Bacterial RNase P class A from uncultured Tateyamaria sp., 419 nucleotides, folded computationally.
Its Rfam family is "Bacterial RNase P class A". By type it is a ribozyme.
Taxonomically the source falls in Tateyamaria (Bacteria, Pseudomonadati, Pseudomonadota, Roseobacteraceae).
[in-house]
């Protein structure tokens, strides 16, 4: 200097004028309420001060705080979630550290990372064959058959050669052996090398791999090392499933109060429907029976007649107030424990709360970036234009994911050059 990786920050500034919302403090004619009869509070109006969207406010993917429901407690089922180990946290599917696997020269990044010997299921097409499979091409052996060569030998010979035999290479058919080589495929029943064999094969051996066991290090996941071995036992669980752990459901349109209105609405189901005591009766109490949570159990509550309860249909309420913003709160500095995430202690400081939805408009100047023109080899100079990415709180908080123009800072890796 170039390229790459990880982390952090900003994402305009200043001033004037006009305009909004919240809080606080004044003023005060009028109105309302209270009573202690001239004071307090509130409202309207007005003045001033302070504050007023994000790193993601987005997605609604997780976890909670909070509220209500299930009558309460305990257990179970169903359904759902997570999935290596150890820590952090209120908690999490998040964060930190580590292990193993994969990508990358590396810095670093990614991982849906328990189980395939509990069971079921799938692996198309191609291929001989896709889980205890299998021979398409090929290699080897034996037999038979027709030829070639002319190596060996024998016989015949008209001396040109012929017949038989033997060797070699090859063709066809039949039988046997083989899974090393080639082919098919995403994947072929261990890999590499050597020995051995008719040719081959863990057939044998060495190393790797796999299985079983011991020892060492580590909290652990795991790593290393040694011994032995049948030398064999594919993949998919991000298919169902098994195992371990965790989880009730809804959600601020939760929920609570006030005012108001309507139809104290209609249909169907509803086992048992009993007994005793007191009482003139109404009724009260006990036993019994029925009912209220997905199921069981303990307690509690309701009902015993057209009842409690169950199912369905339909009507009214669209108003106001609260919930609504000081918390597991954010930030700075210091100390301390920890590799870190984070924890503990001290001190200082900060703070939107709308209610159809507030924080805006305008003018001027400056600065970063971009663009045009001119000068210049370039660096740069002059002049003009332009705030310019993603994007708006709605109960709140801790995370993750997604989007993002431009600028700045720190650390690390690789390559090149110079000293």
């Nucleotide at each position: 200097g170039c390229g790459g990786a990880g982390g952090g920050g900003c994402g305009g500034a200043u001033g004037g004028c006009c305009g909004c919302c919240a809080g606080c403090g004044g003023g005060c004619a009028c109105g309302a309420a209270g009573c202690a009869u001239g004071c307090u509070u509130c409202g309207c109006c007005u003045c001033g001060c302070u504050g007023g969207a994000g790193g993601a406010a987005a997605g609604u993917c997780c976890g909670g705080a909070c509220u209500c429901c299930c009558a309460a407690g305990a257990g179970c089922a169903a359904c759902g979630g997570u999935g290596c180990c150890g820590g952090g946290u209120a908690a999490c599917g998040c964060c930190c550290g580590g292990g193993c696997g994969g990508g990358g020269c590396a810095a670093c990044c990614c991982g849906a990372c328990g189980g395939a010997c509990a069971g079921c299921g799938c692996c198309a097409c191609a291929g001989a064959a896709a889980a205890c499979a299998g021979a398409c091409c090929g290699c080897c052996c034996u037999g038979c058959g027709g030829g070639g060569u002319u190596u060996u030998g024998a016989g015949g010979u008209u001396c040109g050669c012929c017949u038989c035999u033997u060797g070699c290479a090859g063709c066809g058919c039949a039988g046997g052996g083989u899974a090393a080589g080639g082919g098919u495929g995403a994947a072929a029943c261990g890999g590499u090398g050597g020995g051995g064999u008719a040719a081959g094969a863990g057939c044998c051996c060495a190393c790797c791999g796999c299985c079983g066991g011991g020892c060492u290090g580590g909290c652990a996941a795991c790593a290393g090392u040694c011994c032995g071995g049948g030398c064999a036992u594919g993949g998919c669980a991000a298919g169902c499933c098994c195992c371990a752990c965790c989880g009730g459901g809804a959600g601020c349109a939760a929920u609570g109060c006030c005012a108001a209105a309507u139809a104290g609405g209609g249909a169907c189901c509803g086992c048992g429907u009993g007994u005793c005591g007191c009482g003139c009766a109404a009724g009260c109490g006990g036993c019994g029976g029925g009912g209220c949570u997905g199921c069981u159990u303990u307690u509690g509550c309701c009902c015993c007649a057209g009842c409690a309860g169950g199912u369905c249909c339909g009507g009214g309420u669209u108003g106001g107030c609260a919930g609504c913003u000081a918390g597991a709160g954010g930030g700075g500095c210091c100390g301390u424990g920890g590799c870190a995430a984070c924890g503990c202690g001290g001190u200082c400081u900060c703070a939107a709360g709308a209610g159809g939805a507030a924080u805006g408009g305008u003018c001027a100047u400056c600065u970063c970036g971009g663009g045009g023109c001119g000068g210049g080899c370039a660096a740069c100079c002059g002049u003009c234009c332009u705030a310019g990415a993603c994007a708006g709180a709605a109960u709140c908080c801790g995370g993750c994911u997604u989007a993002c123009a431009g600028c700045c800072c720190c650390u690390c890796c690789g390559c090149g050059c110079a000293c």